The RNA shown here (transfer RNA) has 72 nucleotides and comes from a Patescibacteria group bacterium.
It matches the Rfam family "tRNA". From the family's description: Transfer RNA (tRNA) molecules are approximately 80 nucleotides in length. Rfam classes the family as a transfer RNA.
[in-house]
């Protein structure tokens, strides 16, 4: 320099363009217990940035930014 993947919750992952971003680990608060702990319940927590395209975008397009990977 030129191509390709990818970027969603604290962490790993999910989501034919149309339901209120879903789950599992933590966490947090209650039940449980003599006290822990397994077990149960409840609430909170997410689209990397800026633009387009749509009636509607996590999903498509464009650009930045930042991961990794091929070439040269």
């Nucleotide at each position: 320099c030129u191509c390709c993947u990818c970027a969603u919750a604290g962490c790993u992952c999910a989501a034919c363009g149309g339901a209120u971003a879903g789950a599992g680990c933590a966490g947090u608060c209650c039940c449980g217990u003599c006290c822990u702990a397994a077990g149960g319940g409840a609430a909170a927590g997410a689209u990397g940035g800026g633009g387009g395209u749509u009636c509607a975008a996590u999903u498509c397009c464009c650009u930045c930014u930042g991961a990794g990977g091929a070439g040269a």

Model confidence (mean pLDDT): 81 of 100. It was read from a public genome assembly. Taxonomically the source falls in Bacteria candidate phyla (Bacteria).